RNAcentral holds the sequence, with entries from ENA. Transfer RNA from Candidatus Colwellbacteria bacterium RIFCSPLOWO2_02_FULL_44_20b, 72 nucleotides, folded computationally. Rfam family: tRNA. Rfam classes the family as a transfer RNA. Its family is annotated with triplet codon-amino acid adaptor activity in the Gene Ontology. NCBI's taxonomy places the organism under Bacteria, Bacteria candidate phyla, Candidatus Colwelliibacteriota. The coordinates come from a structure-prediction model, not an experiment, and the mean pLDDT is 81.

RNA sequence: GGCCCCAUCGUCUAGUGGUUAGGACGUCGGGUUUUCAUCCCGGCAACAGGGGUUCGAUUCCCCUUGGGGCUG
Numbered sequence: 001g002g003c004c005c006c007a008u009c010g011u012c013u014a015g016u017g018g019u020u021a022g023g024a025c026g027u028c029g030g031g032u033u034u035u036c037a038u039c040c041c042g043g044c045a046a047c048a049g050g051g052g053u054u055c056g057a058u059u060c061c062c063c064u065u066g067g068g069g070c071u072g
């Protein structure tokens, strides 16, 4: 240099065009407990950036950025 893959809450992860972006862990508040832990209830928190297609994009296309793999 060429080709391919990936990027979603703090972390891991689901989501193949549609009505609230979901789950686990974590965290915060409450309940239970003499206290801690456990357990129960509830809250907060995310689509890498830009453009395009579409009535509608996390999803499809292009570019950029970052990461990974193969290869001259």
Base pairs, nucleotide, nucleotide: 001071002070003069004068005067006066007065010025011024012023013022018055027043028042029041030040031039048064049063050062051061052060